[in-house]
RNA sequence: GUCCUGAAGGCUCAACGGUAGAGCAUACGAUUUAGUCGUAAGAUGCAGGUUCGACUCCUGCUCAGGAUA
Numbered sequence: 001g002u003c004c005u006g007a008a009g010g011c012u013c014a015a016c017g018g019u020a021g022a023g024c025a026u027a028c029g030a031u032u033u034a035g036u037c038g039u040a041a042g043a044u045g046c047a048g049g050u051u052c053g054a055c056u057c058c059u060g061c062u063c064a065g066g067a068u069a
Base pairs, nucleotide, nucleotide: 001068002067003066004065005064006063007062010024011023012022013021018052026040027039028038029037030036031035045061046060047059048058049057
C1' cells in the first nucleotide's frame, strides 16, 4: 500500500429497513436484612448519500484487530 472484520448505555451483548432492547452495574423505594421485587437515569465512532422511514443499505474519514506483499 491492498483486502477482510469490528466500533451500540459504565461493562458484555441482541436488534427483516418500521417505537433502540436484555443481563450485570448505578440511584431511589419496598422488603423477611438476605437475597429478591419495583421504579428511574443512561447508548448506535464522525460526516454525507439513498429512502416516507436507516444500528441496518451506499460513499468517505477516524480508531482497533487480522491477512497479504
This is a predicted structure of a 69-nucleotide RNA (transfer RNA) from Rhizophagus irregularis DAOM 181602=DAOM 197198. The gene name in the source record is tRNA-Sup-TTA-1-1. The organism belongs to Rhizophagus irregularis, within Eukaryota. The sequence is in RNAcentral, with records from GtRNAdb and Rfam. Rfam family: tRNA. Rfam links the family to the GO term triplet codon-amino acid adaptor activity.